Overview
Transfer RNA from Streptomyces mutabilis, 73 nucleotides, folded computationally. Model confidence (mean pLDDT): 81 of 100. Rfam family: tRNA. The family's RNA type in Rfam is transfer RNA.

RNA sequence: AAGAAAUUAGCUCAGUUGGUAGAGCUGUCGCUUUACACGCGAAAGGUCAGGUGUUCAAGUCACCUAUUUCUUA
Numbered sequence: 001a002a003g004a005a006a007u008u009a010g011c012u013c014a015g016u017u018g019g020u021a022g023a024g025c026u027g028u029c030g031c032u033u034u035a036c037a038c039g040c041g042a043a044a045g046g047u048c049a050g051g052u053g054u055u056c057a058a059g060u061c062a063c064c065u066a067u068u069u070c071u072u073a
Base pairs, nucleotide, nucleotide: 001072002071003070004069005068006067007066010025011024012023013022019056028042029041030040031039049065050064051063052062053061
């Protein structure tokens, strides 16, 4: 320098053909226990990396930017 992939909750990751953003774990609260752990239940936690565009409607489509990884030179 060229090409490819990834970016979604505190962490690991889903999200199908564009149509109400989810799971597990961690943390919080409650139940249970003499107590802890396990187990059960509840609630909370999101500018879907940032921006522009397309669309009635974008995590999803197009473009630009940023960061990380890989390949080639």